[in-house]
RNA sequence: GUGAUCGUCGUCCAAUGGCAGGACGUCAGAUUGUGGCUCUGAAAAUGAGGAUUCGAUUUCCUCCGAUCACC
Repeated sequence: GUGAUCGUCGUCCAAUGGCAGGACGUCAGAUUGUGGCUCUGAAAAUGAGGAUUCGAUUUCCUCCGAUCACC
RNA backbone atom coordinates (compact mmCIF):
# COMPACT_ATOMS: atom_id res chain seq x y z
P G A 1 -0.66 3.65 3.61
O5' G A 1 -0.99 2.80 2.29
C5' G A 1 -0.68 3.33 1.00
C4' G A 1 -0.69 2.24 0.00
C3' G A 1 -1.94 1.37 0.00
O3' G A 1 -3.01 1.93 -0.72
C1' G A 1 0.00 0.00 0.00
P U A 2 -4.55 1.66 -0.30
O5' U A 2 -4.80 0.13 -0.68
C5' U A 2 -4.82 -0.27 -2.05
C4' U A 2 -5.09 -1.77 -2.14
C3' U A 2 -6.29 -2.27 -1.34
O3' U A 2 -7.52 -2.04 -2.00
C1' U A 2 -4.45 -3.67 -0.97
P G A 3 -8.83 -1.82 -1.12
O5' G A 3 -9.13 -3.25 -0.51
C5' G A 3 -9.50 -4.32 -1.37
C4' G A 3 -9.52 -5.63 -0.62
C3' G A 3 -10.43 -5.70 0.60
O3' G A 3 -11.79 -5.88 0.27
C1' G A 3 -8.34 -6.65 1.13
P A A 4 -12.91 -5.36 1.31
O5' A A 4 -12.84 -6.38 2.53
C5' A A 4 -13.13 -7.75 2.31
C4' A A 4 -12.82 -8.56 3.55
C3' A A 4 -13.53 -8.14 4.83
O3' A A 4 -14.86 -8.61 4.91
C1' A A 4 -11.24 -8.51 5.28
P U A 5 -15.96 -7.79 5.70
O5' U A 5 -15.60 -8.03 7.24
C5' U A 5 -15.65 -9.33 7.77
C4' U A 5 -15.08 -9.36 9.18
C3' U A 5 -15.67 -8.35 10.15
O3' U A 5 -16.91 -8.77 10.69
C1' U A 5 -13.33 -8.33 10.32
P C A 6 -17.97 -7.66 11.11
O5' C A 6 -17.29 -6.90 12.36
C5' C A 6 -17.13 -7.57 13.60
C4' C A 6 -16.19 -6.82 14.51
C3' C A 6 -16.67 -5.48 15.05
O3' C A 6 -17.60 -5.61 16.12
C1' C A 6 -14.42 -5.31 14.39
P G A 7 -18.60 -4.40 16.43
O5' G A 7 -17.68 -3.33 17.14
C5' G A 7 -16.95 -3.66 18.32
C4' G A 7 -16.13 -2.48 18.81
C3' G A 7 -16.96 -1.29 19.29
O3' G A 7 -16.30 -0.68 20.39
C1' G A 7 -15.51 -0.62 17.55
P U A 8 -16.72 -1.09 21.85
O5' U A 8 -18.27 -0.78 21.87
C5' U A 8 -18.75 0.55 21.76
C4' U A 8 -20.10 0.69 22.43
C3' U A 8 -20.15 0.27 23.88
O3' U A 8 -19.66 1.28 24.75
C1' U A 8 -21.99 -0.67 22.74
P C A 9 -18.66 0.90 25.92
O5' C A 9 -19.62 0.50 27.18
C5' C A 9 -19.11 0.51 28.50
C4' C A 9 -19.73 1.64 29.28
C3' C A 9 -19.31 1.71 30.75
O3' C A 9 -19.20 3.11 31.14
C1' C A 9 -21.67 1.48 30.61
P G A 10 -17.76 3.82 30.93
O5' G A 10 -16.79 2.93 31.83
C5' G A 10 -15.41 3.31 31.97
C4' G A 10 -14.66 2.24 32.73
C3' G A 10 -14.70 0.85 32.08
O3' G A 10 -13.70 0.69 31.09
C1' G A 10 -15.28 0.67 34.36
P U A 11 -13.96 -0.18 29.79
O5' U A 11 -13.92 -1.68 30.32
C5' U A 11 -12.71 -2.23 30.81
C4' U A 11 -12.94 -3.69 31.21
C3' U A 11 -13.59 -4.56 30.16
O3' U A 11 -12.67 -5.06 29.20
C1' U A 11 -14.68 -4.86 32.22
P C A 12 -13.18 -5.43 27.70
O5' C A 12 -14.12 -6.68 27.92
C5' C A 12 -13.59 -7.91 28.42
C4' C A 12 -14.68 -8.95 28.58
C3' C A 12 -15.56 -9.16 27.37
O3' C A 12 -14.95 -10.00 26.38
C1' C A 12 -16.90 -9.02 29.31
P C A 13 -15.55 -10.01 24.87
O5' C A 13 -17.01 -10.62 25.06
C5' C A 13 -18.06 -10.19 24.27
C4' C A 13 -19.37 -10.72 24.82
C3' C A 13 -20.58 -10.48 23.94
O3' C A 13 -20.67 -11.48 22.94
C1' C A 13 -21.08 -9.82 26.14
P A A 14 -21.58 -11.14 21.62
O5' A A 14 -23.06 -11.21 22.20
C5' A A 14 -24.09 -10.46 21.60
C4' A A 14 -25.35 -10.59 22.37
C3' A A 14 -26.59 -10.03 21.68
O3' A A 14 -27.15 -10.98 20.79
C1' A A 14 -26.48 -9.22 23.89
P A A 15 -27.30 -10.55 19.24
O5' A A 15 -28.46 -9.47 19.24
C5' A A 15 -29.73 -9.77 19.80
C4' A A 15 -30.48 -8.49 20.10
C3' A A 15 -30.57 -7.51 18.94
O3' A A 15 -31.65 -7.83 18.05
C1' A A 15 -29.94 -6.37 20.92
P U A 16 -31.39 -8.80 16.71
O5' U A 16 -32.11 -8.00 15.53
C5' U A 16 -31.38 -7.00 14.76
C4' U A 16 -31.66 -7.20 13.29
C3' U A 16 -33.16 -7.44 12.98
O3' U A 16 -33.44 -6.99 11.67
C1' U A 16 -31.90 -9.26 12.22
P G A 17 -33.61 -5.97 10.92
O5' G A 17 -33.69 -4.78 12.01
C5' G A 17 -33.09 -3.52 11.76
C4' G A 17 -33.82 -2.47 12.53
C3' G A 17 -35.30 -2.77 12.76
O3' G A 17 -35.71 -2.15 13.96
C1' G A 17 -35.08 -0.84 11.47
P G A 18 -36.20 -3.06 15.15
O5' G A 18 -37.05 -2.06 16.02
C5' G A 18 -36.40 -1.00 16.72
C4' G A 18 -37.40 -0.14 17.49
C3' G A 18 -38.39 -0.93 18.35
O3' G A 18 -38.74 -0.14 19.47
C1' G A 18 -39.58 0.21 16.67
P C A 19 -38.06 -0.48 20.84
O5' C A 19 -38.59 0.73 21.74
C5' C A 19 -38.22 2.07 21.44
C4' C A 19 -37.85 2.82 22.69
C3' C A 19 -36.66 2.23 23.45
O3' C A 19 -35.93 3.30 24.09
C1' C A 19 -38.56 2.21 24.83
P A A 20 -34.43 3.46 23.66
O5' A A 20 -33.73 2.04 23.80
C5' A A 20 -33.43 1.53 25.05
C4' A A 20 -32.53 0.32 24.94
C3' A A 20 -31.80 -0.05 26.24
O3' A A 20 -32.62 -0.90 27.04
C1' A A 20 -30.27 0.06 24.44
P G A 21 -32.76 -0.60 28.62
O5' G A 21 -32.22 -1.93 29.31
C5' G A 21 -33.08 -3.03 29.50
C4' G A 21 -32.35 -4.34 29.29
C3' G A 21 -31.32 -4.75 30.35
O3' G A 21 -31.91 -5.23 31.56
C1' G A 21 -30.46 -5.20 28.20
P G A 22 -31.02 -5.30 32.85
O5' G A 22 -30.07 -6.56 32.63
C5' G A 22 -30.64 -7.87 32.53
C4' G A 22 -29.56 -8.91 32.28
C3' G A 22 -28.43 -8.96 33.29
O3' G A 22 -28.81 -9.67 34.48
C1' G A 22 -27.52 -9.04 31.13
P A A 23 -28.08 -9.26 35.85
O5' A A 23 -26.62 -9.88 35.73
C5' A A 23 -26.45 -11.27 35.63
C4' A A 23 -24.99 -11.62 35.42
C3' A A 23 -24.01 -10.99 36.40
O3' A A 23 -23.94 -11.69 37.64
C1' A A 23 -23.21 -10.70 34.21
P C A 24 -23.78 -10.83 38.97
O5' C A 24 -22.27 -10.31 38.92
C5' C A 24 -21.17 -11.22 38.98
C4' C A 24 -19.88 -10.56 38.56
C3' C A 24 -19.45 -9.35 39.37
O3' C A 24 -18.87 -9.68 40.63
C1' C A 24 -19.19 -8.89 37.08
P G A 25 -19.14 -8.68 41.86
O5' G A 25 -18.49 -7.28 41.42
C5' G A 25 -17.09 -7.15 41.31
C4' G A 25 -16.71 -5.83 40.67
C3' G A 25 -17.10 -4.58 41.43
O3' G A 25 -16.22 -4.29 42.52
C1' G A 25 -17.66 -4.31 39.17
P U A 26 -16.77 -3.54 43.82
O5' U A 26 -17.22 -2.11 43.31
C5' U A 26 -16.26 -1.14 42.85
C4' U A 26 -16.92 0.18 42.54
C3' U A 26 -17.79 0.76 43.65
O3' U A 26 -17.02 1.45 44.63
C1' U A 26 -18.95 0.87 41.60
P C A 27 -17.52 1.43 46.13
O5' C A 27 -18.83 2.33 46.10
C5' C A 27 -18.75 3.71 45.77
C4' C A 27 -20.14 4.34 45.71
C3' C A 27 -21.04 4.09 46.92
O3' C A 27 -20.75 4.93 48.02
C1' C A 27 -22.25 3.70 44.94
P A A 28 -21.07 4.39 49.51
O5' A A 28 -22.66 4.40 49.60
C5' A A 28 -23.37 5.63 49.53
C4' A A 28 -24.87 5.40 49.58
C3' A A 28 -25.38 4.49 50.68
O3' A A 28 -25.48 5.12 51.94
C1' A A 28 -26.40 3.89 48.66
P G A 29 -25.33 4.24 53.29
O5' G A 29 -26.68 3.38 53.35
C5' G A 29 -27.92 4.03 53.53
C4' G A 29 -29.06 3.06 53.29
C3' G A 29 -29.13 1.86 54.20
O3' G A 29 -29.67 2.15 55.49
C1' G A 29 -29.49 1.18 51.96
P A A 30 -29.26 1.21 56.72
O5' A A 30 -29.98 -0.18 56.40
C5' A A 30 -31.39 -0.27 56.41
C4' A A 30 -31.85 -1.68 56.08
C3' A A 30 -31.29 -2.78 56.98
O3' A A 30 -32.01 -2.89 58.21
C1' A A 30 -31.12 -3.44 54.74
P U A 31 -31.18 -3.24 59.54
O5' U A 31 -30.61 -4.70 59.30
C5' U A 31 -31.50 -5.80 59.14
C4' U A 31 -30.76 -7.04 58.73
C3' U A 31 -29.59 -7.42 59.61
O3' U A 31 -30.01 -8.11 60.80
C1' U A 31 -28.93 -7.54 57.36
P U A 32 -29.45 -7.62 62.22
O5' U A 32 -27.90 -7.99 62.17
C5' U A 32 -27.50 -9.34 62.04
C4' U A 32 -26.00 -9.46 62.00
C3' U A 32 -25.25 -8.67 63.06
O3' U A 32 -25.21 -9.35 64.32
C1' U A 32 -24.24 -8.34 60.93
P G A 33 -25.52 -8.53 65.64
O5' G A 33 -24.34 -7.47 65.68
C5' G A 33 -24.43 -6.34 66.56
C4' G A 33 -23.08 -5.79 66.89
C3' G A 33 -22.17 -5.56 65.69
O3' G A 33 -22.42 -4.30 65.09
C1' G A 33 -20.98 -6.75 67.34
P U A 34 -22.49 -4.22 63.44
O5' U A 34 -20.97 -4.32 63.01
C5' U A 34 -20.08 -3.25 63.26
C4' U A 34 -18.69 -3.57 62.76
C3' U A 34 -18.62 -4.04 61.31
O3' U A 34 -18.68 -2.98 60.38
C1' U A 34 -17.30 -5.44 62.68
P G A 35 -19.43 -3.29 58.95
O5' G A 35 -18.45 -4.33 58.21
C5' G A 35 -17.20 -3.89 57.68
C4' G A 35 -16.35 -5.06 57.27
C3' G A 35 -16.93 -5.94 56.16
O3' G A 35 -16.77 -5.38 54.86
C1' G A 35 -16.10 -7.31 57.88
P G A 36 -17.90 -5.66 53.74
O5' G A 36 -17.77 -7.22 53.45
C5' G A 36 -16.61 -7.75 52.82
C4' G A 36 -16.64 -9.26 52.85
C3' G A 36 -17.81 -9.94 52.14
O3' G A 36 -17.61 -10.04 50.74
C1' G A 36 -17.56 -10.89 54.27
P C A 37 -18.88 -9.88 49.74
O5' C A 37 -19.84 -11.11 50.08
C5' C A 37 -19.41 -12.42 49.83
C4' C A 37 -20.42 -13.42 50.38
C3' C A 37 -21.85 -13.27 49.88
O3' C A 37 -22.06 -13.85 48.59
C1' C A 37 -21.85 -13.54 52.22
P U A 38 -23.02 -13.15 47.53
O5' U A 38 -24.43 -13.08 48.26
C5' U A 38 -25.15 -14.27 48.56
C4' U A 38 -26.41 -13.97 49.34
C3' U A 38 -27.34 -12.93 48.76
O3' U A 38 -28.17 -13.46 47.74
C1' U A 38 -27.00 -12.46 51.04
P C A 39 -28.63 -12.54 46.52
O5' C A 39 -29.69 -11.54 47.16
C5' C A 39 -30.91 -12.04 47.72
C4' C A 39 -31.69 -10.94 48.40
C3' C A 39 -31.96 -9.69 47.58
O3' C A 39 -33.06 -9.85 46.67
C1' C A 39 -31.17 -9.05 49.70
P U A 40 -33.09 -9.02 45.30
O5' U A 40 -33.37 -7.53 45.77
C5' U A 40 -34.58 -7.20 46.40
C4' U A 40 -34.61 -5.74 46.81
C3' U A 40 -34.26 -4.73 45.72
O3' U A 40 -35.33 -4.49 44.83
C1' U A 40 -33.12 -4.18 47.70
P G A 41 -35.01 -4.10 43.27
O5' G A 41 -34.39 -2.63 43.38
C5' G A 41 -35.21 -1.55 43.78
C4' G A 41 -34.40 -0.34 44.14
C3' G A 41 -33.61 0.30 43.00
O3' G A 41 -34.42 1.11 42.14
C1' G A 41 -32.25 0.16 44.92
P A A 42 -33.93 1.37 40.62
O5' A A 42 -32.69 2.34 40.79
C5' A A 42 -32.87 3.64 41.35
C4' A A 42 -31.55 4.36 41.50
C3' A A 42 -30.74 4.54 40.22
O3' A A 42 -31.18 5.64 39.45
C1' A A 42 -29.34 3.75 41.95
P A A 43 -30.97 5.69 37.86
O5' A A 43 -29.44 6.09 37.69
C5' A A 43 -28.94 7.30 38.23
C4' A A 43 -27.43 7.33 38.21
C3' A A 43 -26.81 7.05 36.86
O3' A A 43 -26.76 8.20 36.05
C1' A A 43 -25.73 5.75 38.51
P A A 44 -27.12 8.10 34.48
O5' A A 44 -25.89 7.28 33.90
C5' A A 44 -24.56 7.78 34.03
C4' A A 44 -23.54 6.71 33.73
C3' A A 44 -23.75 5.98 32.43
O3' A A 44 -23.27 6.70 31.31
C1' A A 44 -23.33 4.42 34.14
P A A 45 -24.26 7.09 30.10
O5' A A 45 -23.66 6.31 28.86
C5' A A 45 -22.29 6.45 28.49
C4' A A 45 -21.88 5.34 27.58
C3' A A 45 -22.56 5.29 26.22
O3' A A 45 -21.96 6.18 25.30
C1' A A 45 -22.55 3.14 27.19
P U A 46 -22.89 6.97 24.27
O5' U A 46 -23.39 5.87 23.22
C5' U A 46 -22.84 5.80 21.93
C4' U A 46 -22.43 4.39 21.61
C3' U A 46 -22.16 4.11 20.13
O3' U A 46 -21.10 3.14 20.02
C1' U A 46 -23.82 2.67 20.91
P G A 47 -20.23 2.98 18.71
O5' G A 47 -19.15 4.13 18.78
C5' G A 47 -18.47 4.41 20.02
C4' G A 47 -17.35 5.41 19.81
C3' G A 47 -17.71 6.59 18.93
O3' G A 47 -18.34 7.64 19.67
C1' G A 47 -15.72 5.62 18.15
P A A 48 -19.48 8.53 18.96
O5' A A 48 -18.66 9.46 17.95
C5' A A 48 -17.75 10.43 18.45
C4' A A 48 -17.22 11.28 17.32
C3' A A 48 -18.26 11.81 16.35
O3' A A 48 -18.90 12.98 16.83
C1' A A 48 -16.50 10.84 15.14
P G A 49 -20.42 13.27 16.39
O5' G A 49 -20.29 13.65 14.86
C5' G A 49 -19.46 14.73 14.45
C4' G A 49 -19.36 14.82 12.93
C3' G A 49 -20.69 14.77 12.20
O3' G A 49 -21.38 16.01 12.24
C1' G A 49 -19.15 13.35 11.12
P G A 50 -22.96 16.07 11.84
O5' G A 50 -22.91 15.96 10.25
C5' G A 50 -24.02 15.51 9.53
C4' G A 50 -23.61 15.04 8.15
C3' G A 50 -24.72 14.34 7.37
O3' G A 50 -25.58 15.25 6.74
C1' G A 50 -22.78 13.03 7.30
P A A 51 -27.18 14.98 6.83
O5' A A 51 -27.42 13.78 5.80
C5' A A 51 -26.98 13.90 4.45
C4' A A 51 -27.12 12.60 3.72
C3' A A 51 -28.49 11.94 3.82
O3' A A 51 -29.43 12.50 2.91
C1' A A 51 -26.82 10.33 4.20
P U A 52 -30.98 12.54 3.32
O5' U A 52 -31.44 11.02 3.25
C5' U A 52 -31.36 10.30 2.03
C4' U A 52 -31.77 8.87 2.21
C3' U A 52 -33.09 8.66 2.93
O3' U A 52 -34.19 8.81 2.06
C1' U A 52 -31.46 7.21 3.82
P U A 53 -35.49 9.70 2.53
O5' U A 53 -36.13 8.80 3.67
C5' U A 53 -36.58 7.48 3.39
C4' U A 53 -36.88 6.74 4.66
C3' U A 53 -37.77 7.46 5.65
O3' U A 53 -39.14 7.38 5.30
C1' U A 53 -35.95 6.50 6.79
P C A 54 -40.04 8.71 5.39
O5' C A 54 -40.21 8.97 6.94
C5' C A 54 -40.78 10.19 7.41
C4' C A 54 -41.03 10.08 8.91
C3' C A 54 -39.88 9.53 9.72
O3' C A 54 -38.92 10.52 10.06
C1' C A 54 -41.84 8.39 10.31
P G A 55 -37.37 10.13 9.93
O5' G A 55 -37.15 9.06 11.09
C5' G A 55 -37.28 9.43 12.45
C4' G A 55 -37.30 8.22 13.35
C3' G A 55 -36.05 7.34 13.28
O3' G A 55 -35.00 7.85 14.07
C1' G A 55 -38.00 6.00 13.19
P A A 56 -33.51 7.76 13.50
O5' A A 56 -33.13 6.23 13.46
C5' A A 56 -33.18 5.43 14.65
C4' A A 56 -32.06 4.43 14.68
C3' A A 56 -30.67 5.05 14.80
O3' A A 56 -29.82 4.16 15.54
C1' A A 56 -30.79 3.83 12.82
P U A 57 -29.60 4.36 17.06
O5' U A 57 -28.54 3.22 17.46
C5' U A 57 -27.16 3.47 17.40
C4' U A 57 -26.39 2.19 17.18
C3' U A 57 -26.60 1.49 15.85
O3' U A 57 -25.79 2.08 14.85
C1' U A 57 -26.70 -0.08 17.61
P U A 58 -26.39 2.22 13.34
O5' U A 58 -26.82 0.75 12.91
C5' U A 58 -25.85 -0.26 12.77
C4' U A 58 -26.52 -1.62 12.57
C3' U A 58 -27.21 -1.77 11.23
O3' U A 58 -27.04 -3.07 10.72
C1' U A 58 -28.76 -2.08 13.00
P U A 59 -25.96 -3.31 9.51
O5' U A 59 -26.56 -2.44 8.33
C5' U A 59 -27.55 -2.95 7.45
C4' U A 59 -27.87 -1.98 6.34
C3' U A 59 -26.72 -1.12 5.83
O3' U A 59 -25.87 -1.83 4.93
C1' U A 59 -28.62 0.25 6.16
P C A 60 -24.30 -1.48 4.82
O5' C A 60 -24.26 -0.11 4.04
C5' C A 60 -24.69 -0.04 2.69
C4' C A 60 -24.58 1.38 2.17
C3' C A 60 -23.26 2.07 2.39
O3' C A 60 -22.27 1.70 1.45
C1' C A 60 -25.02 3.51 3.01
P C A 61 -20.74 1.73 1.85
O5' C A 61 -20.39 3.28 1.87
C5' C A 61 -20.46 4.05 0.69
C4' C A 61 -20.13 5.51 0.96
C3' C A 61 -18.83 5.78 1.69
O3' C A 61 -17.69 5.72 0.84
C1' C A 61 -20.55 7.06 2.66
P U A 62 -16.29 5.24 1.47
O5' U A 62 -15.81 6.51 2.30
C5' U A 62 -15.53 7.74 1.65
C4' U A 62 -15.27 8.84 2.65
C3' U A 62 -14.21 8.55 3.70
O3' U A 62 -12.88 8.74 3.22
C1' U A 62 -16.11 9.47 4.75
P C A 63 -11.71 7.86 3.82
O5' C A 63 -11.52 8.44 5.30
C5' C A 63 -11.09 9.77 5.48
C4' C A 63 -11.28 10.22 6.92
C3' C A 63 -10.50 9.41 7.97
O3' C A 63 -9.13 9.78 8.05
C1' C A 63 -12.71 9.74 8.71
P C A 64 -8.05 8.71 8.53
O5' C A 64 -8.43 8.48 10.06
C5' C A 64 -8.26 9.52 10.99
C4' C A 64 -8.65 9.06 12.39
C3' C A 64 -8.02 7.77 12.86
O3' C A 64 -6.69 7.95 13.31
C1' C A 64 -10.31 7.73 13.35
P G A 65 -5.63 6.76 13.06
O5' G A 65 -6.09 5.63 14.07
C5' G A 65 -6.07 5.86 15.47
C4' G A 65 -6.79 4.76 16.23
C3' G A 65 -6.30 3.36 15.98
O3' G A 65 -5.10 3.03 16.67
C1' G A 65 -8.66 3.39 15.96
P A A 66 -4.15 1.85 16.08
O5' A A 66 -4.96 0.52 16.42
C5' A A 66 -5.19 0.15 17.77
C4' A A 66 -5.99 -1.13 17.86
C3' A A 66 -5.44 -2.31 17.08
O3' A A 66 -4.39 -2.98 17.74
C1' A A 66 -7.77 -2.11 16.70
P U A 67 -3.27 -3.76 16.84
O5' U A 67 -4.03 -5.05 16.30
C5' U A 67 -4.52 -6.02 17.21
C4' U A 67 -5.36 -7.06 16.50
C3' U A 67 -4.71 -7.75 15.33
O3' U A 67 -3.82 -8.79 15.71
C1' U A 67 -6.88 -7.08 14.72
P C A 68 -2.60 -9.21 14.74
O5' C A 68 -3.31 -9.93 13.51
C5' C A 68 -4.02 -11.14 13.69
C4' C A 68 -4.73 -11.57 12.44
C3' C A 68 -3.88 -11.68 11.19
O3' C A 68 -3.11 -12.87 11.13
C1' C A 68 -5.87 -10.55 10.67
P A A 69 -1.73 -12.90 10.28
O5' A A 69 -2.19 -12.91 8.77
C5' A A 69 -2.92 -13.99 8.25
C4' A A 69 -3.39 -13.71 6.84
C3' A A 69 -2.32 -13.30 5.84
O3' A A 69 -1.59 -14.39 5.34
C1' A A 69 -4.17 -11.86 5.65
P C A 70 -0.08 -14.19 4.92
O5' C A 70 -0.17 -13.34 3.58
C5' C A 70 -0.80 -13.86 2.44
C4' C A 70 -0.94 -12.80 1.36
C3' C A 70 0.34 -12.12 0.93
O3' C A 70 1.10 -12.89 0.02
C1' C A 70 -1.34 -10.50 1.27
P C A 71 2.70 -12.75 0.04
O5' C A 71 3.00 -11.26 -0.45
C5' C A 71 2.64 -10.86 -1.75
C4' C A 71 2.79 -9.37 -1.95
C3' C A 71 4.18 -8.82 -1.64
O3' C A 71 5.08 -9.00 -2.72
C1' C A 71 2.53 -7.48 -0.61